This is a predicted structure of an 85-nucleotide RNA (c-di-GMP-I riboswitch aptamer) from a Candidatus Acetothermia bacterium. NCBI's taxonomy places the organism under Bacteria, Bacteria candidate phyla, Candidatus Bipolaricaulota. The model forms 95% of the base pairs in the Rfam consensus.
[in-house]
């Protein structure tokens, strides 16, 4: 450096749900809590899904767009602990 995750070791993160706060909302942040995760560390480029109050289209509260979100949906990029090869 590359491939890999058996046995470990030190650990790490933290689902659902509850409380508080922010948001129109998806959702986010903090605390509790652990379903799980070898990148469940980070990044919205691609796909997918979710929201879509205000604004634009629309007869319309439908639908579409702009815009927003999800990295624990997938791909990709990037960084990393230990073990084995």
């Nucleotide at each position: 450096u590359c491939c890999u995750g058996a046995c470990a070791a030190g650990g790490g993160c933290a689902a659902a749900c509850c409380c508080g706060c922010c948001g129109a909302g998806a959702g986010g942040c903090g605390g509790g809590g652990g379903c799980g995760c070898a990148a469940a560390g980070c990044c919205a480029c691609a796909g997918a899904c979710c929201c879509g109050a205000c604004c634009g289209g629309g007869a319309a509260g439908a639908c579409c767009g702009a815009g927003g979100g999800u990295g624990g949906c997938u791909g990709g990029g990037u960084u990393g602990c230990c073990g084995g090869g």